About this RNA:
Transfer RNA from Saitoella complicata NRRL Y-17804, 71 nucleotides, folded computationally. RNAcentral holds the sequence, with entries from Rfam. Its Rfam family is "tRNA". The coordinates come from a structure-prediction model, not an experiment, and the mean pLDDT is 82.

């Protein structure tokens, strides 16, 4: 310089056009002399612009980040 891939909650990962779903982790309450365990309930998320669609996380494009390849 050129090819490819990936980007969702604090981490880990889903879902592939009809409005996001788990673990862990944090909060509350219960239990317990107290803590932990454990049962319940509860907070939180689309990398960024546009643009196609009735309707986008999901499709095109640009462009940020990162990864792996070629030379």
């Nucleotide at each position: 310089a050129c090819u490819c891939g990936a980007u969702u909650a604090g981490c880990u990962u889903a879902a592939u056009g009809g409005u996001a779903a788990a673990g862990c982790a944090c909060a509350g309450u219960a239990c317990u002399g107290a803590a932990g365990a454990u049962a319940c309930u509860g907070u939180g998320a689309a990398c960024u612009a546009u643009g196609u669609u009735c309707a986008a996380u999901u499709c095109a494009u640009a462009g940020a980040u990162u990864g792996a390849g070629u030379g």